The RNA shown here (transfer RNA) has 74 nucleotides and comes from a Puniceicoccales bacterium. Its Rfam family is "tRNA". Rfam describes the family as follows. Transfer RNA (tRNA) molecules are approximately 80 nucleotides in length. By type it is a transfer RNA. It was read from a public genome assembly.
RNA sequence: UGCAGGGUGGAGCAGUCCGGCAGCUCGUCAGGCUCAUAACCUGAAGGUCCUGGGUUCAAAUCCCAGCCCUGCAC
Numbered sequence: 001u002g003c004a005g006g007g008u009g010g011a012g013c014a015g016u017c018c019g020g021c022a023g024c025u026c027g028u029c030a031g032g033c034u035c036a037u038a039a040c041c042u043g044a045a046g047g048u049c050c051u052g053g054g055u056u057c058a059a060a061u062c063c064c065a066g067c068c069c070u071g072c073a074c
Base pairs, nucleotide, nucleotide: 001073002072003071004070005069006068007067010026011025012024013023020057028044029043030042031041032040050066051065052064053063054062
C1' cells in the first nucleotide's frame, strides 16, 4: 500500500441481505425462595448501534469519506 472480514448496553453476539417497536445469553441491582449461600423464580436499570456527511416521511440497516481491530498479499 492492496484485498477480505469486523466495530451494536459491563462481556459475548443476533438484527443489515429485503430501511419502519434495538433484541438474545451471561453479568449487575432489587425482590421472592432458603437457617444461610449457590441454584432457581420475578422484576428493573444500563445503548449518541465506531466517527462525520448524504439520500429518505423514516437509517444500526442504503450511499460517500474517515478512524480503529483481525487475517491474507506485497